[in-house]
RNA sequence: GUCAGGGUAGCUCAGCUGGUUAGAGCACUGGUCUCAUAAGCCGGGGGUCGGGGGUUCAAGUCCCCCCUCUGACACCA
Numbered sequence: 001g002u003c004a005g006g007g008u009a010g011c012u013c014a015g016c017u018g019g020u021u022a023g024a025g026c027a028c029u030g031g032u033c034u035c036a037u038a039a040g041c042c043g044g045g046g047g048u049c050g051g052g053g054g055u056u057c058a059a060g061u062c063c064c065c066c067c068u069c070u071g072a073c074a075c076c077a
Stems, first nucleotide, its partner, number of pairs: 001073007010026004019057001028044005050066005
């Protein structure tokens, strides 16, 4: 450099044919329970959906550019 696949909560990941309120588990946190801790149970907070632009009544989802990660291939006087 070319090609392919990723980037969504602190972490690991869902998210259908574009459809209006963006989710789960774990973690964190308040309560409950216990002599105490853990587990369990009830509740809560936490999101520029990598960045910008475009299409659309409507974009996490489609299109373009850029950034970044992983892999394969190519190049390497």